[in-house]
RNA sequence: CGGGGUAUGGCGCAGUCAGGUAGCGCGCGGCGUUCGGGACGCUGAGGUCGUCCGUUCGAUUCGGAUUACCCCGA
Numbered sequence: 001c002g003g004g005g006u007a008u009g010g011c012g013c014a015g016u017c018a019g020g021u022a023g024c025g026c027g028c029g030g031c032g033u034u035c036g037g038g039a040c041g042c043u044g045a046g047g048u049c050g051u052c053c054g055u056u057c058g059a060u061u062c063g064g065a066u067u068a069c070c071c072c073g074a
Base pairs, nucleotide, nucleotide: 001073002072003071004070005069006068007067010026011025012024013023020057028044029043030042031041032040050066051065052064053063054062
């Protein structure tokens, strides 16, 4: 320098194919249960979907650029 992949709550991931309310598990707060804890049950908080621009009534999703990390090649 060229090509490819990944980026979504604190952590690990799905959702994108086919644009229309952003979800799951763990974790965290509260309550119940217990002598207490754990486990279990109920409930709640937490996200400008890496960044910028564009297309669109509407973008995590489509197009372009760019950043970080990983892989391959030179």
Predicted 3D model of a 74-nucleotide RNA (transfer RNA) from Candidatus Saccharibacteria bacterium HGW-Saccharibacteria-1. It matches the Rfam family "tRNA". It is annotated as a transfer RNA.